A computed fold for a 131-nucleotide RNA from Scopulibacillus daqui, annotated as FMN riboswitch aptamer (RFN element).
[in-house]
RNA sequence: AUGUUCCUUCAGGGCAGGGUGAAAUUCCCGACCGGCGGUGAUGAGGCCUACCUCUAAGUCCGCGAGCCGUUAAGGCAGGAUCUAGUGAGAAUCUAGAACCGACAGUAAAGUCUGGAUGGGAGAAGGAUGAU
Numbered sequence: 001a002u003g004u005u006c007c008u009u010c011a012g013g014g015c016a017g018g019g020u021g022a023a024a025u026u027c028c029c030g031a032c033c034g035g036c037g038g039u040g041a042u043g044a045g046g047c048c049u050a051c052c053u054c055u056a057a058g059u060c061c062g063c064g065a066g067c068c069g070u071u072a073a074g075g076c077a078g079g080a081u082c083u084a085g086u087g088a089g090a091a092u093c094u095a096g097a098a099c100c101g102a103c104a105g106u107a108a109a110g111u112c113u114g115g116a117u118g119g120g121a122g123a124a125g126g127a128u129g130a131u
Base pairs, nucleotide, nucleotide: 001131002130005127006126007125008124009123010122017029018028019027031111032110033101034100035063036062037061038060043054044053045052046051058099059098066076067075068074081097082096083095084094085093103114104113105112
C1' cells in the first nucleotide's frame, strides 16, 4: 500500500410575501431546496516540469429512500437540459433560459403531517489477520 472479516460512530435541505376559497405551506402568483459514489476542459495549494493533495454535475453513469421477494440474489415502480460563448475537444467550464422531485394522509404537496427513535447509498475511525 492492497485486499479479508468484524466492531463503533456519522450519514438531507426547502414555500418568505401575496391571491381565491368555508377550508389550500396542496390550487394560482411568487419563494425556496438539491443525498451518496464515479467521471470531469474547474479552482486552489504543495519551490506551477513531472507528480501529488484538496475541491468541482439535482437533470452524464451508477446507487439510495418505496413495493415484491426465502427479506438473500434478484425484480418492479419512481425524474429532469437546452441555447449561446470559449476551445482541438463541452454531458461537467462561463452566461442565459428551462426542467425535475417515491408512497400514505389532507382542497390536488419536492417543501406540511405520517410510516421514521426506521432504513440507507456511503463516509470516517478502530480491531483482525493475508499478500
The organism belongs to Scopulibacillus, within Bacteria. It was read from a public genome assembly, where an Rfam model found it.